The RNA shown here (c-di-GMP-I riboswitch aptamer) has 95 nucleotides and comes from a Steroidobacteraceae bacterium. The model forms 100% of the base pairs in the Rfam consensus. The coordinates come from a structure-prediction model, not an experiment, and the mean pLDDT is 87. The source organism's lineage runs through Bacteria, Pseudomonadati, Pseudomonadota, Gammaproteobacteria and Steroidobacteraceae.
[in-house]
RNA sequence: ACUGUUCAAGGGCAAACCCGCCGAAAGGCGGGGGCGCAAAGCCUCCGGUCUAAGGAUCGUCCCAGCGGACGUUCGAUGAUAGCGGGGUCGCCAGC
Numbered sequence: 001a002c003u004g005u006u007c008a009a010g011g012g013c014a015a016a017c018c019c020g021c022c023g024a025a026a027g028g029c030g031g032g033g034g035c036g037c038a039a040a041g042c043c044u045c046c047g048g049u050c051u052a053a054g055g056a057u058c059g060u061c062c063c064a065g066c067g068g069a070c071g072u073u074c075g076a077u078g079a080u081a082g083c084g085g086g087g088u089c090g091c092c093a094g095c
Stems, first nucleotide, its partner, number of pairs: 002094003012037002017032006035082001041088003045085003048080003055074002058071005
């Protein structure tokens, strides 16, 4: 550097679901749990997907006015590394 096809050892991580907390949501964190995983270690650079608070938009309504309420659509700066690619570091075994 390559392979993980088969076996071994020490093991590691932890989906759904349940409880608590955080968040507008997607989702995250902690505990239980264990579907799976040889990078299911780490990093949003690229694509995908999810969400849409703030913002914009249009409609309806309220208001003397400023403005406000509800709904529509757009939209990532949010999320996903257990969606894929890429980057980076690494255990064991084989060769």